[in-house]
C1' cells in the first nucleotide's frame, strides 16, 4: 500500500428489511434482611448509539468522508 470486520451505559453484549419512550447481564448507589459482614430481594440512576456531513416527514439502523482496534493479502 490493499481487502474484510468491528465501535451502542463503567466492563461484556443484544437490538433494528429506517417509525414514535434504546435494552439485558455484571460492576457501582441506596433500602429491606442481619448484632455486625456476606450472601439473598427490590428499588432508582447511569447513553449526545465513535466524530462530522448526506438522504429522509422520520436515521443506533441506509450513503460518504474521518478517526481508534482486529484479520487477511502484498
Nucleotide at each position: 500500500g490493499g481487502a474484510c470486520c468491528u465501535u451502542u451505559a463503567g466492563c461484556u453484549c443484544a437490538g433494528u428489511u429506517g417509525g414514535u419512550u434504546a435494552g439485558a447481564g455484571c460492576a457501582g448507589u441506596a433500602a429491606a434482611c442481619u448484632c455486625a459482614u456476606a450472601a439473598u430481594u427490590u428499588a432508582a440512576a447511569g447513553g449526545u448509539c465513535g466524530u462530522a456531513g448526506g438522504u429522509u416527514c422520520g436515521a443506533u439502523u441506509c450513503c460518504u468522508a474521518c478517526a481508534a482496534g482486529g484479520u487477511c493479502c502484498a
A computed fold for a 74-nucleotide RNA from Enterococcus sp. AZ102, annotated as transfer RNA. The RNAcentral record of the sequence draws on ENA. NCBI's taxonomy places the organism under Bacteria, Bacillota, Bacilli, Enterococcaceae, Enterococcus.